A computed fold for a 72-nucleotide RNA from a Pseudomonadota bacterium, annotated as transfer RNA. Lineage of the source: Bacteria > Pseudomonadati > Pseudomonadota. The coordinates come from a structure-prediction model, not an experiment, and the mean pLDDT is 80.
RNA sequence: UGGGGCGUCGCCAAGCGGUAAGGCACUGGAUUUUGAUUCCAGCAUUCCCAGGUUCGAUCCCUGGCGCCCCAG
Numbered sequence: 001u002g003g004g005g006c007g008u009c010g011c012c013a014a015g016c017g018g019u020a021a022g023g024c025a026c027u028g029g030a031u032u033u034u035g036a037u038u039c040c041a042g043c044a045u046u047c048c049c050a051g052g053u054u055c056g057a058u059c060c061c062u063g064g065c066g067c068c069c070c071a072g
Stems, first nucleotide, its partner, number of pairs: 001071007010024003018055001026042005048064005
């Protein structure tokens, strides 16, 4: 410098146009003498950032930023 891939809650991770699953962690409660276990509830006004397309975008397009891989 060129090409490719990825960026989603504290961590892992699904979703690929109709408004964000799940696990762990955390918080509150029940149970327990206490703790652990178990059970119930809560937890991303938004998906790296900025534009664009669309009635509607995490999802498509463009540009940035970051990480990884390949080539030189």